A computed fold for a 72-nucleotide RNA from an uncultured Endomicrobiia bacterium, annotated as transfer RNA.
The sequence was found in a public genome assembly.
The coordinates come from a structure-prediction model, not an experiment, and the mean pLDDT is 84.
It matches the Rfam family "tRNA". The family's RNA type in Rfam is transfer RNA.

RNA sequence: GGCCACUUGGCUCAGAGGUAGAGCACCCGUUUCACAUGCGGGGGGUCGCAGGUUCAAAUCCUGCAGUGGCCA
Numbered sequence: 001g002g003c004c005a006c007u008u009g010g011c012u013c014a015g016a017g018g019u020a021g022a023g024c025a026c027c028c029g030u031u032u033c034a035c036a037u038g039c040g041g042g043g044g045g046u047c048g049c050a051g052g053u054u055c056a057a058a059u060c061c062u063g064c065a066g067u068g069g070c071c072a
Stems, first nucleotide, its partner, number of pairs: 001071007010024004018055001026042005048064005
């Protein structure tokens, strides 16, 4: 330098055009003498950044950045 993959709540991931979800973690309640477990509820992300396409974009296109890999 070229090519490929990935980038979504604290962590691990889902979501493949109609306006964001799960598990774990965290907080509250309940259960217990107490802790843990179980059960119920809650807070938290505008989806790496910037443009473009579209009535509408996390989802499609382009550029940039980061991480990993391959080639030179």